[in-house]
Record summary:
Transfer RNA from Candidatus Endomicrobiellum cubanum, 74 nucleotides, folded computationally. Lineage of the source: Bacteria > Pseudomonadati > Elusimicrobiota > Endomicrobiales > Candidatus Endomicrobiellum. Rfam family: tRNA. It is annotated as a transfer RNA. The coordinates come from a structure-prediction model, not an experiment, and the mean pLDDT is 81.
């Protein structure tokens, strides 16, 4: 320098032929249960999808640029 992959709540991930309010598990907070803890049950908080711009009535999803990490080639 060229090509490819990944980036979504604290963590691990799903969702990517655009469209109902962006979800799951674990973790966390509160409550129940227990003599207490764990396990279990219930409720809840937490992200606007790496960043910027564009297309569109509408973008996590399409397009362009850019940043970080990984792989391949030179």
């Nucleotide at each position: 320098c060229g090509g490819g992959g990944c980036g979504u709540g604290g963590c691990u991930c799903a969702g990517u032929u655009g469209g109902c309010u962006a979800g799951a598990g674990c973790a966390c907070a509160c409550g129940g249960u227990u003599c207490g803890g764990g396990a279990c049950c219930g409720u809840g908080a937490g992200g606007u999808c790496g960043c910027u711009g564009g297309u569109u009535c509408a973008a996590a999803u399409c397009c362009a640029g850019u940043c970080g990490c990984c792989c391949c080639g030179a």